A computed fold for a 108-nucleotide RNA from Sutcliffiella cohnii, annotated as c-di-GMP-I riboswitch aptamer.
Rfam family: c-di-GMP-I riboswitch aptamer. Its family is annotated with cyclic-di-GMP binding in the Gene Ontology. Rfam's curators write: GEMM was predicted in a large-scale screen for bacterial structured RNA regulatory elements.
NCBI's taxonomy places the organism under Bacteria, Bacillati, Bacilli, Caryophanales, Sutcliffiella.
The prediction has a mean pLDDT of 75.
RNA sequence: UUCAGUCAAAGGCAAACUUAUUGAAAAAUAAGGACGCAAAGUCAACAGGUCUACGGGAGAUAAACAAAGAAAGAGAAAAAAAUCUGCUAUGAUGGCUGGACUGCCUGG
Repeated sequence: UUCAGUCAAAGGCAAACUUAUUGAAAAAUAAGGACGCAAAGUCAACAGGUCUACGGGAGAUAAACAAAGAAAGAGAAAAAAAUCUGCUAUGAUGGCUGGACUGCCUGG
């Protein structure tokens, strides 16, 4: 320098779940907790996938009939607001994959 983790040692990280905080959400952080991990170390401004939709944009809805009352109302159109359904990343995920960079131990 490169390749490989069958055995060993020293250690490392910490899924689900619970609590608290942040966030519109996905999720993140901290503490507890261990399903797993030889890069479960870093990069989301390298590419793809997945999740979310604050904001943005699109569409739909908002009714009909009868009676009473009355000079005043009624209807229609448009716009806004509200609710619902799709779309959208600039948000999230490196413990989804490839890639890049760095690194402990052991062996060749």